[in-house]
RNA sequence: AGAGUUUGAUCCUGGCUCAGGAUGAACGCUAGCGACAGGCUUAACACAUGCAAGUCGAGGGGCAGCACGGAGGGAGCAGUCCUUUCGGUGGCGACCGGCGGACGGGUGAGUAACACGUAUGUAACCUACCUGUUACAGGGGGAUAACCCGGAGAAAUCCGGACUAAUACCGCAUACGUUCUUUAUUACACAAGUGAUGAAGAAGAAAGUAGCAAUACGGUAACAGAUGGACAUGCGGUCCAUUAGUUAGUUGGCGGGGUAACGGCCCACCAAGGCGACGAUGGAUAGGGGUUCUGAGAGGAAGGUCCCCCACAUUGGUACUGAGACACGGACCAAACUCCUACGGGAGGCAGCAGUGAGGAAUAUUGGUCAAUGGGCGCGAGCCUGAACCAGCCAAGUCGCGUGAGGGAAGACGGCCUUAUGGGUUGUAAACCUCUUUCAGAUGAGAGUAAAGGGUGCUACGCGUAGCACAUUGCAAGUAUCAUCAGAAGAAGCAUCGGCUAAUUCCGUGCCAGCAGCCGCGGUAAUACGGAAGAUGCGAGCGUUAUCCGGAUUUAUUGGGUUUAAAGGGUGCGUAGGCGGUCGUGCAAGUUGGAGGUGAAAUGCCGGCGCUCAACGUCGGGGGUGCCUCCAAUACUGUGUGGCUGGAAUGGCGAUGCCGCGGGAGGAAUGAGUGGUGUAGCGGUGAAAUGCAUAGAGAUCACUCAGAAUGCCGAUUGCGAAGGCAUCUCGCGAAUCGUCUAUUGACGCUGAGGCACGAGGGCGUGGGGAGCGAACAGGAUUAGAUACCCUGGUAGUCCACGCGGUAAACGAUGAUGACUGGUUGUUGGCGCGUUGGGGCGUCAGGUGUGCCGAGAGAAAUCGUUAAGUCAUCCACCUGGGGAAGUACGGCCGCAAGGCUGAAACUCAAAGGAAUCGACGGGGGCCCGCACAAGCGGAGGAACAUGUGGUUUAAUUCGAUGAUACGCGAGGAACCUUACUCGGGCUCGAACGGUGCAGGAAGGAGCGGGAGACCGCGCCGCCCUACGGGGUCUGCAUCGAGGUGCUGCAUGGUUGUCGUCAGCUCGUGCCGUGAGGUGUCGGCUCAAGUGCCAUAACGAGCGCAACCCUUGCCGUCAGUUGCCAGCGGGUGGAGCCGGGGACUCUGACGGGACUGCCGCCGCAAGGUGAGAGGAAGGUGGGGAUGACGUCAAAUCAGCACGGCCCUUACGUCCGGGGCGACACACGUGUUACAAUGGGGGCUACAGAGGGGGGACCGGGCCGGCGACGGCGAGGGAAUCCCGGAAAGGCCCUCUCAGUUCGGGUCGGAGUCUGCAACCCGACUCCGUGAAGCUGGAUUCGCUAGUAAUCGCGCAUCAGCCAUGGCGCGGUGAAUACGUUCCCGGGCCUUGCACUCACCGCCCGUCA
Repeated sequence: AGAGUUUGAUCCUGGCUCAGGAUGAACGCUAGCGACAGGCUUAACACAUGCAAGUCGAGGGGCAGCACGGAGGGAGCAGUCCUUUCGGUGGCGACCGGCGGACGGGUGAGUAACACGUAUGUAACCUACCUGUUACAGGGGGAUAACCCGGAGAAAUCCGGACUAAUACCGCAUACGUUCUUUAUUACACAAGUGAUGAAGAAGAAAGUAGCAAUACGGUAACAGAUGGACAUGCGGUCCAUUAGUUAGUUGGCGGGGUAACGGCCCACCAAGGCGACGAUGGAUAGGGGUUCUGAGAGGAAGGUCCCCCACAUUGGUACUGAGACACGGACCAAACUCCUACGGGAGGCAGCAGUGAGGAAUAUUGGUCAAUGGGCGCGAGCCUGAACCAGCCAAGUCGCGUGAGGGAAGACGGCCUUAUGGGUUGUAAACCUCUUUCAGAUGAGAGUAAAGGGUGCUACGCGUAGCACAUUGCAAGUAUCAUCAGAAGAAGCAUCGGCUAAUUCCGUGCCAGCAGCCGCGGUAAUACGGAAGAUGCGAGCGUUAUCCGGAUUUAUUGGGUUUAAAGGGUGCGUAGGCGGUCGUGCAAGUUGGAGGUGAAAUGCCGGCGCUCAACGUCGGGGGUGCCUCCAAUACUGUGUGGCUGGAAUGGCGAUGCCGCGGGAGGAAUGAGUGGUGUAGCGGUGAAAUGCAUAGAGAUCACUCAGAAUGCCGAUUGCGAAGGCAUCUCGCGAAUCGUCUAUUGACGCUGAGGCACGAGGGCGUGGGGAGCGAACAGGAUUAGAUACCCUGGUAGUCCACGCGGUAAACGAUGAUGACUGGUUGUUGGCGCGUUGGGGCGUCAGGUGUGCCGAGAGAAAUCGUUAAGUCAUCCACCUGGGGAAGUACGGCCGCAAGGCUGAAACUCAAAGGAAUCGACGGGGGCCCGCACAAGCGGAGGAACAUGUGGUUUAAUUCGAUGAUACGCGAGGAACCUUACUCGGGCUCGAACGGUGCAGGAAGGAGCGGGAGACCGCGCCGCCCUACGGGGUCUGCAUCGAGGUGCUGCAUGGUUGUCGUCAGCUCGUGCCGUGAGGUGUCGGCUCAAGUGCCAUAACGAGCGCAACCCUUGCCGUCAGUUGCCAGCGGGUGGAGCCGGGGACUCUGACGGGACUGCCGCCGCAAGGUGAGAGGAAGGUGGGGAUGACGUCAAAUCAGCACGGCCCUUACGUCCGGGGCGACACACGUGUUACAAUGGGGGCUACAGAGGGGGGACCGGGCCGGCGACGGCGAGGGAAUCCCGGAAAGGCCCUCUCAGUUCGGGUCGGAGUCUGCAACCCGACUCCGUGAAGCUGGAUUCGCUAGUAAUCGCGCAUCAGCCAUGGCGCGGUGAAUACGUUCCCGGGCCUUGCACUCACCGCCCGUCA
């Protein structure tokens, strides 16, 4: 000192939360010792029991009890014992009397008050005991308690009679002084008055006791002191204004009473005052202070222990006694409660110390001692003292000590983790060796706290005091402390480990159980839950909870704000108050300096000292922001006084305006009335309808009436305090500005309350009512439409007079003054100039609207009209969001309602500005078979295939909008195969290692069985150096195996946006920052392609190019390809010789670059039926897919983490299933026919395949055919597949369910294969279904494309292929264009979205 949390990210505002310290604490876990301090915060609830205030016999009468003594009696041997009596002695219960019970101790209920604190005052007062001084104590009297007698009562207690004493009580005497009355002088004071001194008169005292005595202790009066108290006053310290008025003894006076004393303290009379926005009164809460905690401080919070003061003593009241009380352990009365009772009456008061119950989360012993300190009484000894000092209990706090120290690596065992032959960690930790002994334990020794006092003795003197000596007094306690002994011996836990916040892994769990201070964790890999291991923090404690301060500058004096985050009153006038120009002068209240007093002690701070240290204690010092008094200063503020003119105001002259109020006048429009003309519609809307109209509308003409509003001018204008104000004109009123510098001379500014004004709507009364038009009605729209649109229409809108008092009453910006740059419109004054209009300059006077600065601001923005500076001043508002501008209360209002204005509860945010994206039924620009223009399809039919669904023992699994659905499958009859049923195996179907046993390997056979498999026997037995080795089988074992789960743990691969033109970086610059710039703008491009411009300059991944293929040419090469020329040759054929020309093959090159020309353009580039060229502006096609998105797809292709199965979720076998079938969808095939079908004849491809074969198979033969038989050739530019088909020519069919169409079914076959039943293809014969061009809707394609035609290949025994991948043949139409649909790119705008519009979010209901 800060941190977490609002967002995708950012800055700000703002709340919530955390880290710190503290406590009279409590709870959880744990616990060795000591010292010091602390311990009912709740029920001022109720209390059993004991104790807490007595003492004095030197005041008194006495003698109940005790002891001694005397006397008497009795018992008895004496000692002795019993008894009676005598107050004679020591003493003493009760009693009279004195002093003390008013202190000490407890509690905080009450109290917001002179209660407390502080400072003063009392000339308005008291004070027992104590101290000092002065004086005095003479002489009398009458009672009464105890005791005794009697009586009442259960008791408490009381009554009557008789006796008696005092330091008890009462007269008399004396009294300078004391008190009172009268009076004189004098001092102080504004006065009331008060003091001092003197005179006269009156009144008022006393007590004795001890001692032989001296003497001592007492007594009385008075003065003074000390101590303690009383009263008065200034100032200070709580909340609520949703408490605004309060007060009758109330305020004051005169006179009395009362008191220690002043005073309405009380009383009679008189007056009508007193208090209050500077908060009275009322309500709520509370003992106050020293101090304590916290804080940098200012502050905030607290008031337990200790000290001071106050108040109280069951509740309320009252007085008595006394120096002192309205009295905690006194009295009386009343009340509640408890107890006793003989029912008639009585007793009691723990907020004293212990203790009990109750309450509560919670707080101790019915302890010891008066040894010390202190108190009461006493001459004293002494007695009393739950004050006090000690001990006991409690981790409840602070401080101290210990639980060992050194060495010790095989880094042991065990645990945990791991990538596991191993490593890491626990960890020098342990073991083990050496050493020590605090504390606890045992044994022993053993303090200080004690000195006074009194006692005894001695000494001195002023003779009741002092000194000295001796003996005496310790609860705690045999404690502290010390010594010795034994032995590491008896002594460690708690919390935490996601971030904040120091500390991490494994297992379990699976939005469950749970955690959590805030953010938040947990839905199968949880560092956040629970356990374990380890780690971190603190440590005899550690955590939790509660509370306070801090952090929080989040109530802001120090030290905040108000345009948009919460916050300027709607506006003006103005009261109190606050603040206030300039020059003198007086005062000295504020202010400043100095001095004095006070600010108790303790506490805190500094220094020293004492307990072994520390805590603790003690001594000294300093401080104590405050209050009071005196002296001084006079700058500033204040105040008195005298001036000034700059602020302000007034006046004269002039100017201005939709400024206000009242009257009058006008035209246009609208509607209505009457009449005319005239005929079928009018009106209204997106489209309509309601409505109006043949009873004549609408339209049009004329006349008339009504009300409201004032077109153009008109604006970025003007005026007003705001609301607001617009035809013209008159009157009245106000304002602002200019000028003159004439007048006043600070007269000013702001302004809580207050008063006034205050749009619209609303209310009351009365008018008025054309148009418009809430409510209402109808028509539409719609799923609905209590709306938007239409037709009507009442209040209202207008006027007069009242009420109301709100608004996004906004510049969301209070008023006033000053200061601080530039630019600009308008208006005014002045000057120049001009015929005029216009113009130019200047002043800064006003006003208004913009822009750019400095500065400010979170930013947007503001910026001389500030949101700057000051400044200045004033006023006001706010303290997280919601609940809520609600409730209650109050005030106002006729009402509607307005003003004022909470809480419970709830959330971890709510918000402001800006940023990046995404989005918009926002905008601009631009692309794409996106639309449009075309061609052909799909959607209807049948079939094929895939999918959903359903079914099933199983119909294995995956793929599911685009981007699943002829997809994974480029070949499911068995196999495949993962599914299902059944039968088997368990080292297992395959592989590696080790051990043991056996046998070469292996071969064929038999039996059972569906097979797998089981069983049986037979044959066979390699190499060797004889140790064994190789190999196989069996057994055992270590590794297996799993298409089981998780594609949301992953790798790899793939789809899609999209072959879209984008995505980024470095440096610089801008911004507080997210971020921006670059990448924007203009032009251009298929393209972020390029050019220009430019706070950017460059660069990377993409684009393009490089690669393959195709189109042209060349070079090289020339067989199996080719054949022009030459030769040979055939029925024919490049058949042969030969040739390299051509085609072709396949290797290398060339070619295209807007290069040339015209036009346009700055350029890049565009354009042209340009030229040339095989090809022209990217020539066609392919490969190539940026940053990223969809937790997209795949754990079943493969790989891989984790989890799961292990005689099964592994594996083998047989059969079945993956092929099911009411349905639904996708993708296809074939068709519906004549651009066609059928028949015959006939022509022209390309690219592939066949690798010695389970291949391609010419040809020949057989079969109608599928095909079969034989088989040449071909390791393939040579042979074969291999007849291409559409096409061409000829014939036929003639519009029909057909010579279209071929499904389905029947029959017969062929082929593959172990096997075609489920479930193959093909062939032949027969049968001949639906279907006549397909609804809404929808797909593909822009040229060698679509369409159409056939051919090949992969997989493959065969094939369900109409699929996929290729190949060539024939070969179109159309594109005006970019409004619209879909997708995309760039710029811009809005946004409350960011999981990003399939978003967010509101209401109702459950």

Notes:
Predicted 3D model of a 1406-nucleotide RNA (small-subunit ribosomal RNA) from an uncultured bacterium. The sequence is in RNAcentral, with records from Greengenes. Its Rfam family is "Bacterial small subunit ribosomal RNA". Rfam links the family to the GO terms structural constituent of ribosome and ribosome.